[in-house]
RNA sequence: CAAAAAGAUAACUAGGGUUCCGGCUUUUAUUAACUUAAGAGUGUCUGGUCCGAGAGUUGUCGGCCAAUAGUGAUAUGGCUACACGGAGGGAUAAAAGCCCGGGAGGA
Numbered sequence: 001c002a003a004a005a006a007g008a009u010a011a012c013u014a015g016g017g018u019u020c021c022g023g024c025u026u027u028u029a030u031u032a033a034c035u036u037a038a039g040a041g042u043g044u045c046u047g048g049u050c051c052g053a054g055a056g057u058u059g060u061c062g063g064c065c066a067a068u069a070g071u072g073a074u075a076u077g078g079c080u081a082c083a084c085g086g087a088g089g090g091a092u093a094a095a096a097g098c099c100c101g102g103g104a105g106g107a
Stems, first nucleotide, its partner, number of pairs: 007061006015051002020048002022045001023042007062080005068075002082102001084105001088100003
């Protein structure tokens, strides 16, 4: 100085907002009655649905290595490390640890 399966994927979590459901507030109508219905607002509502990690977790597949057996497919064991990080932009209803992006930059 250069290279790597230093790959893929699923579920979940931290986190995230507000289309939908629920909660709360309110208006109107209604009722014996917050009783029922419709509208509006509210995420500064713990929630359900939802989004969700390169630098979170777990699994599966894949990859690599070893020696033995086997024509071979394969079987067995091991490895698959490390990881500071904006601003800005983008999607969706919306936001985000999502995507641009293991990017810029830093070390």
Molecule: Guanidine-I riboswitch aptamer
Organism: Betaproteobacteria bacterium HGW-Betaproteobacteria-20